[in-house]
RNA sequence: UGUUAGCACGAGCCGAGGCUCCAGUGCAGGAGCGCGGGGGAAGCAUGCUUCUGGGGUGAACGUCGCCGUCGCGACCAGGGCGUCCUUUCGGCCCGAACCCGUCAGCGUACCUCGUAGGCGUAGCGAAAGGCUCA
Numbered sequence: 001u002g003u004u005a006g007c008a009c010g011a012g013c014c015g016a017g018g019c020u021c022c023a024g025u026g027c028a029g030g031a032g033c034g035c036g037g038g039g040g041a042a043g044c045a046u047g048c049u050u051c052u053g054g055g056g057u058g059a060a061c062g063u064c065g066c067c068g069u070c071g072c073g074a075c076c077a078g079g080g081c082g083u084c085c086u087u088u089c090g091g092c093c094c095g096a097a098c099c100c101g102u103c104a105g106c107g108u109a110c111c112u113c114g115u116a117g118g119c120g121u122a123g124c125g126a127a128a129g130g131c132u133c134a
Stems, first nucleotide, its partner, number of pairs: 012119003018033005034115006043106002053103001054100004062075005078094004084130007
């Protein structure tokens, strides 16, 4: 000096998963606000068929091929990429996983649960329109 790998910190990113207060030195607890989810008297809707079980969170529903299986590949519905918003174009990515347990239409009152986890100096750009301020 160069290369590779690791650790820490990051502008920030996905996601509902943020903020405030109390308690605590041994515990990682509690409360509230905000955000998100489930159930659900009334009411509305519906003749629905619960072994081909059914259902929920989530963008992640599906098709085809390979493979004895586990899995793998391609494509796709759909989703993400900070800087007021929307749309369009281009580029780069994701397109998983888990849960309930025979049971659930929507949904007022009401009841109830969660507030994690994972990444990360890479920061995606352009156009048109709109909103606001000066």